Transfer RNA from a Bacteroidia bacterium, 72 nucleotides, folded computationally.

RNA sequence: GGCGCCGUAGUUCAACGGAUAGAACGACCGUUUCCUAAACGGUAGAUCCGGGUUCGAUUCCCGGCGGGGCUA
Numbered sequence: 001g002g003c004g005c006c007g008u009a010g011u012u013c014a015a016c017g018g019a020u021a022g023a024a025c026g027a028c029c030g031u032u033u034c035c036u037a038a039a040c041g042g043u044a045g046a047u048c049c050g051g052g053u054u055c056g057a058u059u060c061c062c063g064g065c066g067g068g069g070c071u072a
Stems, first nucleotide, its partner, number of pairs: 001071003005067003010025004018055001027043005048064005
């Protein structure tokens, strides 16, 4: 340089073009306990960036940026 893959909560992962973007672990608050842990209840928290298509984009298209892979 070429080719294709990936980018979503703090972490690991979901989400036929239409749900309030969901789950687990973690964090915080509460109940319980002499205290802690465990258990139970609750709360907060995310779509890499810019355009385009569409009534509607996490999803499709284009260009960037980043990561790792194959290859010359």
Taxonomically the source falls in Bacteroidia (Bacteria, Pseudomonadati, Bacteroidota).